[in-house]
RNA sequence: GGGCAUAUAGCUCAGUUGGUUAGAGCGCUCGCUUCACAUGCGAGAGGUCCGAGGUUCGAAUCCUCGUAUGCCCA
Numbered sequence: 001g002g003g004c005a006u007a008u009a010g011c012u013c014a015g016u017u018g019g020u021u022a023g024a025g026c027g028c029u030c031g032c033u034u035c036a037c038a039u040g041c042g043a044g045a046g047g048u049c050c051g052a053g054g055u056u057c058g059a060a061u062c063c064u065c066g067u068a069u070g071c072c073c074a
Base pairs, nucleotide, nucleotide: 001073002072003071004070005069006068007067010026011025012024013023019057028044029043030042031041032040050066051065052064053063054062
């Protein structure tokens, strides 16, 4: 220098050919249970989906350009 893949909650990930309001597990907070802790049960908070543009009535999803990480080739 060229190519490919990935980027979504604190962590690990899902999101089915663009369409209800973005989800799960773990973790966190509160309550119940206990003498107390753990377990269990219930409820809740937390993300403008890596950034900037574009297409569209509508974008996490499609297109373009970047950024970061990993892999391959030279």
Source information
This is a predicted structure of a 74-nucleotide RNA (transfer RNA) from Candidatus Termititenax dinenymphae. Lineage of the source: Bacteria > Bacillati > Candidatus Margulisiibacteriota > Candidatus Termititenacia > Candidatus Termititenax. Rfam family: tRNA. About the family: Transfer RNA (tRNA) molecules are approximately 80 nucleotides in length.